[in-house]
RNA sequence: ACGUAAAAUUGGCAAACUUGCCGAAAGGCAAGGACGCAAAGCUACAGGGUCUAAAGUUCUAUUUCGAACCAUGACAGCCUGGCUGCCGAA
Numbered sequence: 001a002c003g004u005a006a007a008a009u010u011g012g013c014a015a016a017c018u019u020g021c022c023g024a025a026a027g028g029c030a031a032g033g034a035c036g037c038a039a040a041g042c043u044a045c046a047g048g049g050u051c052u053a054a055a056g057u058u059c060u061a062u063u064u065c066g067a068a069c070c071a072u073g074a075c076a077g078c079c080u081g082g083c084u085g086c087c088g089a090a
Base pairs, nucleotide, nucleotide: 012037013036017032018031019030020029021028022027035077041083042082043081046080047079048078049075050074051073056069057068058067059066
């Protein structure tokens, strides 16, 4: 110098749940809260997967509703890949 296993230090993030706001929903944001995380940092226009179905289309219905399909909406704390990155003995 490289950065592999374990340990430790300094710090970091924050599931469920609660409250408020946004949203048709999935979900997101903020505060509280910690189940966990060495990338639980970024990437959804890298691929797969999952969730939702407003608008639209079709069908049904005609007190005005219901059903099916559908992402242009989401999830990076579902997996693989890409980019960046802290400590680090023998």
Predicted 3D model of a 90-nucleotide RNA (c-di-GMP-I riboswitch aptamer). It was read from a public genome assembly, where an Rfam model found it.